[in-house]
Context: one part of a larger RNA
RNA sequence: GGCACCCGGUGGAUGUCUAGGCGCUGGAAGCCGAUGAAGGACGUUGCAGGCUGCGAUAAGCCUCGGGGAGCUGCCAAGCAAGCACAGAUCCGAGGAUGUCCGAAUAGGAAAACCUGGCACGGGUCAUGCCGUGUCACUGCCACCCGAACACAUACGGUGGUAGGGGGAACCAGGGGAAUUGAAACAUCUAAGUACCCUGAGGAAGAGAAAACAACAGUGAUGCCCCCAGUAGUGGCGAGCGAACGGGGUAGAGCCUAAACCUCAAUGGUGUAAUAGCCAGCAGGCGUUGCCAUUGGGGUGUCGUGGGACCUGACUGGAAGAGCUGCUGAUCUUCCAGGGAGUUACAAAGCUCGCGGAUAGCCGAAUCAUCUGGAAAGGUGAUCCACAGAAGGUAAAAGUCCUGUAGGCGAAAUCCGUCGAACCUCCCGUCAGUGCUCCCGAGUAGUGCGGAACCCGUGAAAGUCCGUACGAAUCCGUGGGGACCACCCCAUAAGGCUAAACACUCUCCAGCGACCGAUAGCGGACAAGUACCGUGAGGGAAAGAUGAAAAGUACCCCGGGAGGGGAGUGAAACAGUACCUGAAACCGCGUGCCU
Numbered sequence: 001g002g003c004a005c006c007c008g009g010u011g012g013a014u015g016u017c018u019a020g021g022c023g024c025u026g027g028a029a030g031c032c033g034a035u036g037a038a039g040g041a042c043g044u045u046g047c048a049g050g051c052u053g054c055g056a057u058a059a060g061c062c063u064c065g066g067g068g069a070g071c072u073g074c075c076a077a078g079c080a081a082g083c084a085c086a087g088a089u090c091c092g093a094g095g096a097u098g099u100c101c102g103a104a105u106a107g108g109a110a111a112a113c114c115u116g117g118c119a120c121g122g123g124u125c126a127u128g129c130c131g132u133g134u135c136a137c138u139g140c141c142a143c144c145c146g147a148a149c150a151c152a153u154a155c156g157g158u159g160g161u162a163g164g165g166g167g168a169a170c171c172a173g174g175g176g177a178a179u180u181g182a183a184a185c186a187u188c189u190a191a192g193u194a195c196c197c198u199g200a201g202g203a204a205g206a207g208a209a210a211a212c213a214a215c216a217g218u219g220a221u222g223c224c225c226c227c228a229g230u231a232g233u234g235g236c237g238a239g240c241g242a243a244c245g246g247g248g249u250a251g252a253g254c255c256u257a258a259a260c261c262u263c264a265a266u267g268g269u270g271u272a273a274u275a276g277c278c279a280g281c282a283g284g285c286g287u288u289g290c291c292a293u294u295g296g297g298g299u300g301u302c303g304u305g306g307g308a309c310c311u312g313a314c315u316g317g318a319a320g321a322g323c324u325g326c327u328g329a330u331c332u333u334c335c336a337g338g339g340a341g342u343u344a345c346a347a348a349g350c351u352c353g354c355g356g357a358u359a360g361c362c363g364a365a366u367c368a369u370c371u372g373g374a375a376a377g378g379u380g381a382u383c384c385a386c387a388g389a390a391g392g393u394a395a396a397a398g399u400c401c402u403g404u405a406g407g408c409g410a411a412a413u414c415c416g417u418c419g420a421a422c423c424u425c426c427c428g429u430c431a432g433u434g435c436u437c438c439c440g441a442g443u444a445g446u447g448c449g450g451a452a453c454c455c456g457u458g459a460a461a462g463u464c465c466g467u468a469c470g471a472a473u474c475c476g477u478g479g480g481g482a483c484c485a486c487c488c489c490a491u492a493a494g495g496c497u498a499a500a501c502a503c504u505c506u507c508c509a510g511c512g513a514c515c516g517a518u519a520g521c522g523g524a525c526a527a528g529u530a531c532c533g534u535g536a537g538g539g540a541a542a543g544a545u546g547a548a549a550a551g552u553a554c555c556c557c558g559g560g561a562g563g564g565g566a567g568u569g570a571a572a573c574a575g576u577a578c579c580u581g582a583a584a585c586c587g588c589g590u591g592c593c594u
Stems, first nucleotide, its partner, number of pairs: 001593005007587003015579001016544002020515002022512007029504002031166002039101003042055003046079002049075003061095006070083003106115003116135007137163008170201001171199005181188001185235001211218002222249005232240002253496003256440001260298010273287001276285002278328006303474001305439004309434001310432005316335006337427005349422001351420003354416005360408003366381005383398001384388001390402003445469007455481001476491005531538002551578001554565004
């Protein structure tokens, strides 16, 4: 020096565990914000570093409920001082306070700072000073003032009202790649994806046929399963890829424009008072008339075309109206009757009941003995069960604790449909004729240029956009995949609309042939921390004594660190560098070899 064995050191693998994650199911909730949000800065406890809470009323204040013996949050013990059965701490509901920054909004600024105006109040002899409130901008509405330029308009001002910013994904719209695939690459694909912007909501969007279909019929929209990887499309390459129809979920339909009537304003035009004031008769009024435009009210909303207008029939009661009286008709109001309703179709709700959410409450049944440090384990005997889910308790507990099954409960706030009452709203219908009027215009359509549709310009319909031209009103118009005819379907150029379906920052309950500390979120721990970077940004490592600190009084060696006794404990080779404690690596000892 090597090899072997043993005993140690170092080291932190492995095993076991879980406080944390991951994925999903069901339910809830689905917006917050100028009444100042989201997110922060700085403060705040007797001693106070971090976290949590809170805001100069600062781990808290008030009220109302719950609860019932201890409490003054956690790491985190201690000291001090207190509170509490006259009900504290704690839990829930409502309220008060809520510095400064931040849309940040009096002005400014290098966020958490600086400097003001005005009103009122406090203080001072007075100024300085302090407190409260207020003072940004933009849109819309109303009003005031008012240029160039007479009217007007612009500008300016006052009041009211709304907006602004944030939010994980989901949604709609406006823009919009490339890698890639085509085994290269250009049309094509990736893909209308990623990404950017705008806007909205708890969902959004779509939506009550100018739709499909095919001689039979359907009857708003969305979503799911088929149809079907079919028909198609395609350098007919790579690829892309429907619809009809069928089955489900849910289910809901409405309002306008116009014609016509009426009211008002403005403009024009009009007296032979033979135009007007519902009609007739009588009286009365005197520009009331007519036309046009605009606005309000009524009417009206459809495709077996509908409506207006006109004609006819039927339809409760009472009161009233018009320039006056009578008759008739019309209209208005009220009552009765009927219907409907806060979700589109009009809208503000209120009360009660019911159900639910936000604290809680009740809740069955076991003892002995043995082993052991410890019983829940073994043995013996019971008991409960609408409860033998689960967790904890010194080990493995239906009957010890928390619970579980099953029941019960709200002063206050909120939610929901339902029900009821109040309340609110509505109430002419049918038939007939078609002489007349209306039925959404720079629209439909066409040419040209594009886009999106399964459809890449193709025989290319239908949809959308740009551009030029540019119709018709029911004997109308559009469509049925060029186009034409027959036939059939539907009524464009205005609008609203619940449910069924997308998502999950968040809350509750639960589940897992999901992970178990190099795994699982980056993060089980002071984690978006430490640290790195000018910055955008990047981004860790790090869990386990024991059942219980019972965390080793006292003695000895040592300056200490550390150790030896003693003691605790079941165990200290469990001593806070703490469960187990592999290997590499380093040693003591013994044997063998050189």
Molecule: large-subunit ribosomal RNA, domain I
Organism: Euzebyales bacterium